Bacterial RNase P class A from a Planctomycetaceae bacterium, 416 nucleotides, folded computationally. It matches the Rfam family "Bacterial RNase P class A". Rfam classes the family as a ribozyme. It was read from a public genome assembly, where an Rfam model found it. Of the family's consensus pairs, 94% are formed in the model.

[in-house]
RNA sequence: GAAGCAGGUCGGAUGGUCGCUGGCUGACGGGCCCACAACGGGCUCGUUCGGCGAGAGGAAAGUCCGGGCUCCGCAGGACAGGGUGGUCGGUAACGCCGACCGGCCGCGAGGCCAGGGAAAGUGCCACAGAGAACAGACCGCCGAUGGCCCGUCGCGCCGCCCAGGCGAAACGGGCUCAGGUAAGGGUGAAACGGUGCGGUAAGAGCGCACCAGCAGCCGAGGUGACUCGGCUGGCUUGGUAAACCCCACUCGGAGCAAGACCAAACAGGGGGCAAUCCGCUCCGGCGGAUGCGAAUCGGUCCGGUUCGCUAUCGACCUUCGGGUAGGUUGCUGGAGGCGUCGAGCAAUCGGCGUCCUAGAGAAAUGACCAUCGCCCGAUAUGGGUACAGAACCCGGCUUACAGACCUGCUUCAAGU
Numbered sequence: 001g002a003a004g005c006a007g008g009u010c011g012g013a014u015g016g017u018c019g020c021u022g023g024c025u026g027a028c029g030g031g032c033c034c035a036c037a038a039c040g041g042g043c044u045c046g047u048u049c050g051g052c053g054a055g056a057g058g059a060a061a062g063u064c065c066g067g068g069c070u071c072c073g074c075a076g077g078a079c080a081g082g083g084u085g086g087u088c089g090g091u092a093a094c095g096c097c098g099a100c101c102g103g104c105c106g107c108g109a110g111g112c113c114a115g116g117g118a119a120a121g122u123g124c125c126a127c128a129g130a131g132a133a134c135a136g137a138c139c140g141c142c143g144a145u146g147g148c149c150c151g152u153c154g155c156g157c158c159g160c161c162c163a164g165g166c167g168a169a170a171c172g173g174g175c176u177c178a179g180g181u182a183a184g185g186g187u188g189a190a191a192c193g194g195u196g197c198g199g200u201a202a203g204a205g206c207g208c209a210c211c212a213g214c215a216g217c218c219g220a221g222g223u224g225a226c227u228c229g230g231c232u233g234g235c236u237u238g239g240u241a242a243a244c245c246c247c248a249c250u251c252g253g254a255g256c257a258a259g260a261c262c263a264a265a266c267a268g269g270g271g272g273c274a275a276u277c278c279g280c281u282c283c284g285g286c287g288g289a290u291g292c293g294a295a296u297c298g299g300u301c302c303g304g305u306u307c308g309c310u311a312u313c314g315a316c317c318u319u320c321g322g323g324u325a326g327g328u329u330g331c332u333g334g335a336g337g338c339g340u341c342g343a344g345c346a347a348u349c350g351g352c353g354u355c356c357u358a359g360a361g362a363a364a365u366g367a368c369c370a371u372c373g374c375c376c377g378a379u380a381u382g383g384g385u386a387c388a389g390a391a392c393c394c395g396g397c398u399u400a401c402a403g404a405c406c407u408g409c410u411u412c413a414a415g416u
Base pairs, nucleotide, nucleotide: 001412002411003410004409005408006407007406008405009404010403012372013371014370015369016368017367018366020055021054023052024051025050026049027048028046029045030044031043032042033041034040057387061398062397064396065395066394067393068392069255070254071253072252076302077301078300079299081251082250083249084248085247086100087099088098089097090096101115102113103112104111105110116246117245121244122243123240124239125238138185139184140181141180142179145178146177147175148174149173150172151171152170155167156166157165158164193211194210195209196208197207198206212236214233215232216231217230218229219228220227221226259329260328261327262326269320270319271318272317275290276289277288278287279286280285291309292308293307294306295305296304336355337354338353339352340351341350342349343348373385374384375383376382
């Protein structure tokens, strides 16, 4: 000097003139109460006038997770269904965060992983290829054994003899038919361990040496996942579960349009819908057993609880119809922020000190002017200044973002 990796911060500033919303406070005015000769005090309201101070984010977005909070007649059991998936910590909790283990990528700083199980079962792996997991023979290699062919020496038989012919055995050679093989080659993303030696007819873990893998046992380190080392062994059993599935852990529901209170209106509307028996009785009815109807779980079943059921009734439910949708509250002091000290590798936790940083209610948090900052640039009266706006609140994750700055670390080049 260049190229990277990880983390953090800002993302406009200042001044002036007007304007909006909340809070605190003073004055003024109104109402109520107390007191009173008078003065006054407390509460509350305000289309009034002042003062002080505050007012949209790192993501407010997505609505993907987890909660706080509120309500629901048990929040019971089982099945179904959902979620997570290495280990150990953190946290209110999580599918989040931290550290570590294993695997993969990168020269490296670092990054990524939907990280339990494929010898429990079922499925899938196109095309090519002989064959894709109880595999398989296309090209090759062998052809020992069997078969076929040729030759040779001796033997036996035929031939009076010779020449020659036949037969069995042995030896040599050939064919590669039967058969053997999966080492070599080919196909493919992937072919049922690798290298070497021996062995074989040719080969093959067939045997051996070394290695990798798997299984069993032992030792060391670590909280653990796991790592390292030794011994023995059969020689060796692809991938895919982000396919179904199996395993481990875990899971009430609904949600601020949750809820609470006040006021007002309607039609106190119409229809449908659930039993027997026993006892008592003042004859109105009461109690009990079993059963039926409804709610509770949004899926099913079981159990429990509550309400109703003996009839001019009627629970809850269901169906048809009518009215209202107005106001107040929930609504911001927190699993809060900042500083410092301590513990911890870290996430984070604890002590001490300090601060209050929106609460709108159809939606406030702004408009204009001037100067400056930053970037571009053709230096002019130039242009641009990102992503984007709270709605009960909080912890995360994911996505978007012009430009600027800071810290630590890695690699390369040159020089000293």